[in-house]
RNA sequence: GGGGGUAUAGCUCAGUUGGUAGAGCGUGUGAAUGGCAUUCACAAGGUCGACGGUUCGAUUCCGUUUGCCUCCA
Repeated sequence: GGGGGUAUAGCUCAGUUGGUAGAGCGUGUGAAUGGCAUUCACAAGGUCGACGGUUCGAUUCCGUUUGCCUCCA
């Protein structure tokens, strides 16, 4: 320098052939127990890496770009 993959909640990751964004763990509150542990319920937490394009509408499609992984030279 060229090819491919990946980026989504604090962490690990799903997701939708374009139509209000989720799980587990973690955090907070409450209930059960005399207390701890544990279980259950509820809640908070996200400009879906960045910028632009297409579209009535983009996490999803297209282009550029950044970080990481990998292959070739």
Transfer RNA from an uncultured bacterium, 73 nucleotides, folded computationally. It matches the Rfam family "tRNA". From the family's description: Transfer RNA (tRNA) molecules are approximately 80 nucleotides in length. By type it is a transfer RNA. The coordinates come from a structure-prediction model, not an experiment, and the mean pLDDT is 81.